Predicted 3D model of an 88-nucleotide RNA (c-di-GMP-I riboswitch aptamer) from Firmicutes bacterium UBA5324. The organism belongs to Bacillota, within Bacteria. The prediction has a mean pLDDT of 82. The model forms 95% of the base pairs in the Rfam consensus.
């Protein structure tokens, strides 16, 4: 330095849920608590996939329902990129 890997040690992140006269049309996000779990459960929306439908479209003419990301999910999978440790 690279591969491999969580044995050991130092640590890291934070699921569900709860709260907020929080943000948002919603999906979801933010902060605090909480801890299911994670060797990248760090970053990135690049590819696939999934979620939502404000706005737009068609139908219909009470409503509802249908289609559509420019919105969202990195703890859905992969790619790119950065990083800790070293029994091997």
């Nucleotide at each position: 330095u690279a591969a491999c890997u969580a044995a050991u040690a130092u640590g890291g992140c934070a699921a569900a849920c709860u709260u907020a006269u929080c943000c948002g049309a919603a999906a979801g996000g933010u902060a605090a608590g909480g801890g299911c779990g994670c060797a990248a459960a760090g970053c990135u929306a690049u590819g696939g996939g999934u979620c939502u439908a404000a706005g737009g479209g068609a139908c219909a003419c009470g409503g509802a329902g249908c289609c559509u990301a420019u919105g969202a999910c990195u703890g859905c999978c992969a790619g790119g990129u950065u990083g800790c440790g070293g029994c091997u």